[in-house]
RNA sequence: AUCCGAUAAUGGCAAACCCGUCGAAAGGCGGGGACGCAAAGCUAUGGGUCUAACAGCGCUUUCGCAGCGCUUAUGAUCGCCAAGCCGCCGAA
Numbered sequence: 001a002u003c004c005g006a007u008a009a010u011g012g013c014a015a016a017c018c019c020g021u022c023g024a025a026a027g028g029c030g031g032g033g034a035c036g037c038a039a040a041g042c043u044a045u046g047g048g049u050c051u052a053a054c055a056g057c058g059c060u061u062u063c064g065c066a067g068c069g070c071u072u073a074u075g076a077u078c079g080c081c082a083a084g085c086c087g088c089c090g091a092a
Base pairs, nucleotide, nucleotide: 004090005089012037013036017032018031019030020029021028022027035079041085042084043083045082046081047080048077049076050075055071056070057069058068059067060066
């Protein structure tokens, strides 16, 4: 130094839920709160998953810039899995 990862040390992050706020939604952000996490640090690049405003198609129709259903990511998630970049500590 690499692999690796303690009932070690120093610190860190923060699920569900609640409040506020932004968003069509999924979800994000701030505060509270801790289920967990050795990359639960960063990047949506590949796959997965979630959402479906816009758009397309179908049906209804009071013909409306309307309603309902299906499809669709350009939206979201790195606390789903890979990949890339960077990083604290050091027992076995």
A computed fold for a 92-nucleotide RNA from an Anaerolineae bacterium, annotated as c-di-GMP-I riboswitch aptamer. Taxonomically the source falls in Anaerolineae (Bacteria, Bacillati, Chloroflexota).